[in-house]
RNA sequence: AAAGUUAAAUGGCAAACCUAUUGAAAAAUAGGGACGCAAAGCCACGGGCCUAACGUUAUUACAACUAUGGUAGCCGGGUUACCAAA
Numbered sequence: 001a002a003a004g005u006u007a008a009a010u011g012g013c014a015a016a017c018c019u020a021u022u023g024a025a026a027a028a029u030a031g032g033g034a035c036g037c038a039a040a041g042c043c044a045c046g047g048g049c050c051u052a053a054c055g056u057u058a059u060u061a062c063a064a065c066u067a068u069g070g071u072a073g074c075c076g077g078g079u080u081a082c083c084a085a086a
Stems, first nucleotide, its partner, number of pairs: 005086001012037002017032006035073001041079003045076003048071003055065003
């Protein structure tokens, strides 16, 4: 210096659920809370999934389609990074 199989240490994040706020919704943010996580840090680029306000079609109405809205804790990809005995 590389690697990251199995160890050790310092720390980190925080699912469900509850409360508040924002939002049409999905969901997000903050506080509480821990199911889990070695990138569960960051980026919606590809695929997937969720929502469907606006719009389009149809209409008495219901409805169907639609992402410009989300999800990085669905997967791939990109990018940055702590410790590391044998």

The RNA shown here (c-di-GMP-I riboswitch aptamer) has 86 nucleotides and comes from Schinkia azotoformans LMG 9581. Its mean pLDDT, the model's own confidence on a scale to 100, is 83. The sequence is in RNAcentral, with records from Rfam.